[in-house]
RNA sequence: GGGGUAGUAGCUCAGUUGGUUAGAGCAGGGGACUCAUAAUCCCCGGGUCGUGGGUUCGAUUCCUACCUGCCCCA
Numbered sequence: 001g002g003g004g005u006a007g008u009a010g011c012u013c014a015g016u017u018g019g020u021u022a023g024a025g026c027a028g029g030g031g032a033c034u035c036a037u038a039a040u041c042c043c044c045g046g047g048u049c050g051u052g053g054g055u056u057c058g059a060u061u062c063c064u065a066c067c068u069g070c071c072c073c074a
Base pairs, nucleotide, nucleotide: 001073002072003071004070005069006068007067010026011025012024013023019057028044029043030042031041032040050066051065052064053063054062
C1' cells in the first nucleotide's frame, strides 16, 4: 500500500435483505422473602446504534469517506 471483518447500554452480545416503540443476559438502584446474608422473584434507570456526508417520505440496516481493533496479501 491492497483486501476482508468487527464497532449497538458499564461489560458480553442479539437485532437488519429500510418502517409499529432499539432489545436480552450480567452488572447497578429499589422492593418482596429471611432473625440476617445468599439464592429466588418483582420493578426501575441507563444508548447521539464509532464519526461525517449522501440516497430515501423514512436509515442501526443501503452507498461513501474517515477513525479504531483484529486477520490475510504484498
A computed fold for a 74-nucleotide RNA from a Planctomycetaceae bacterium, annotated as transfer RNA. The sequence was found in a public genome assembly. Model confidence (mean pLDDT): 81 of 100. Its Rfam family is "tRNA". The family's RNA type in Rfam is transfer RNA.